[in-house]
RNA sequence: AAAGCGGGCCAGGCGGUCGCGCGAUCUGCCUUGGGCAGACGUGAGGAAAGUCCGGGCUCCACAGGGCAGGAUGCUGGCUAACGGCCAGGCGGGGCAACCCGACGGAAAGUGCCGCAGAAAAGAAGACUCCCACCUACGGUUCGCCGUAAAGGGAAAAGCUGAAACGGUGGUGUAAGAGACCACCAGCGUCGCGGCGACGCGGCGGCUUGGUAAACCCCAUCCGGAGCAAGCGCGAAUAGGGGCGCUAUGGGCCGGCCCGGCCCGCGCCCGGGUAGCGUGCGAGGAGCCCUGCGGCAACGCAGCGGCCAAGAUAAAUGACCGUCCUCGACAGAACCCGGCUUAUCGGCCCGCUUUGCAU
Numbered sequence: 001a002a003a004g005c006g007g008g009c010c011a012g013g014c015g016g017u018c019g020c021g022c023g024a025u026c027u028g029c030c031u032u033g034g035g036c037a038g039a040c041g042u043g044a045g046g047a048a049a050g051u052c053c054g055g056g057c058u059c060c061a062c063a064g065g066g067c068a069g070g071a072u073g074c075u076g077g078c079u080a081a082c083g084g085c086c087a088g089g090c091g092g093g094g095c096a097a098c099c100c101g102a103c104g105g106a107a108a109g110u111g112c113c114g115c116a117g118a119a120a121a122g123a124a125g126a127c128u129c130c131c132a133c134c135u136a137c138g139g140u141u142c143g144c145c146g147u148a149a150a151g152g153g154a155a156a157a158g159c160u161g162a163a164a165c166g167g168u169g170g171u172g173u174a175a176g177a178g179a180c181c182a183c184c185a186g187c188g189u190c191g192c193g194g195c196g197a198c199g200c201g202g203c204g205g206c207u208u209g210g211u212a213a214a215c216c217c218c219a220u221c222c223g224g225a226g227c228a229a230g231c232g233c234g235a236a237u238a239g240g241g242g243c244g245c246u247a248u249g250g251g252c253c254g255g256c257c258c259g260g261c262c263c264g265c266g267c268c269c270g271g272g273u274a275g276c277g278u279g280c281g282a283g284g285a286g287c288c289c290u291g292c293g294g295c296a297a298c299g300c301a302g303c304g305g306c307c308a309a310g311a312u313a314a315a316u317g318a319c320c321g322u323c324c325u326c327g328a329c330a331g332a333a334c335c336c337g338g339c340u341u342a343u344c345g346g347c348c349c350g351c352u353u354u355g356c357a358u
Base pairs, nucleotide, nucleotide: 001354002353003352004351005350006349007348008347009346010345012323013322014321015320016319017318018317020043021042022041023040025039026038027037028036029035030034045329049340050339052338053337054336055335056334057226058225059224060223069222070221071220072219073218074088075087076086077085078084089103090101091100092099093098104217105216109215110214111211112210113209122165127158128157130153131152135148136147137146138145139144166184167183168182169181170180171179185207187204188203189202190201191200192199193198230278231277232276233275240269241268242267243266244265245264249263250262251261252260253259284307286306287305288304289302290301291300292299293298324327
């Protein structure tokens, strides 16, 4: 210098004018509460997003256990918790830095394995090929050879396929075969190392297809609903309950009395709706710095520093000037920890490979 890998950061700048939300502040006005006006302060994000996980908070439910259902799935750790993070193992990719992995169990059972192929899982199967024996025919140098058929051996070679019942090489055989041998893979077992996943080495019998992102099995975790949760205040009007009132009012109970019911008026009580307040932000599993422990995630400590949207039909904007590299994705709605997705351009740090110079 080029190409690349990992991590962190910024998200047009400055000035002016006008406007909007909010208030532990100040001033003025209005009738206390409070309201209005002004001043001052403050006003979106790294993802505020998707609402995909986890928790706080709230209400309901709940002795304990199980079933069903859902989620997770190598090991160890971190955490309030997690499907997140850190470290490690194994597998895959890359020359490397580094990146990716639904990564428990297929020897519990069931299912599936298209097309092709003889055969797709049963210690199976024989299309071509290989093979000895027997029989028939033909040939013969009498050793045998060739052809055909039946029964049989074999699973080495061919063919099909993603996959053909361990692989390679040798011994062996009529031909062959873990039948035997060496190495390799896998399985089991023992020893050593490691907390563990696992690794290394020895031994053994010879081998068991793939698929669990099919059912299933195993292990762990999970009560439900959500801020329109929940709590408080609470009209107008219309209901409800109680007591009382009347020229012993009016109506109904077939005519009358008693009695009952309804209507009217007054007082009292209680529930709900609209609406308002609260939850709701001076906040908290918060951020930074330093020290200590830890490889790290993270934890502990400090009379150490820093924090300031809170709307509810929903404020966070508009215009002007100026500069530049001409500005992406996009906007709170109870709050946090994550993941995922979107994103113009730029800056910084560390590392890898190659080339050049010294």
The RNA shown here (Bacterial RNase P class A) has 358 nucleotides and comes from Collinsella tanakaei. NCBI's taxonomy places the organism under Bacteria, Bacillati, Coriobacteriales, Coriobacteriaceae, Collinsella. The sequence is in RNAcentral, with records from ENA. It is recorded under the gene name rnpB. Its mean pLDDT, the model's own confidence on a scale to 100, is 76. Its Rfam family is "Bacterial RNase P class A". The family's RNA type in Rfam is ribozyme. The model forms 94% of the base pairs in the Rfam consensus.